[in-house]
Molecule: transfer RNA
Organism: Candidatus Gottesmanbacteria bacterium
């Protein structure tokens, strides 16, 4: 230089064009003499960036950035 897949919670990841979610983690309550374990509960997102398209975009179409891979 060409191609393909991916970029959503602090970490791995869901999410058929109509309120953003799940396990872990974190704080904070419960149990307990104490810790673990189990219960309940909260906090954390500009859905990588811009346009577009539509009554409505995380998601459909372009374009840039990051990362992976695959031919050159």
């Nucleotide at each position: 230089g060409g191609a393909u897949c991916c970029g959503u919670a602090g970490c791995u990841c869901a999410g058929c064009g109509g309120u953003a979610g799940a396990g872990c983690g974190u704080u904070c309550g419960g149990u307990u003499c104490a810790c673990a374990u189990c219960c309940g509960a909260a906090a954390g997102g500009u859905c990588a960036g811009a346009g577009g398209u539509u009554c409505g975009a995380u998601a459909c179409c372009u374009c840039u950035c990051g990362g992976a891979u695959c031919c050159a």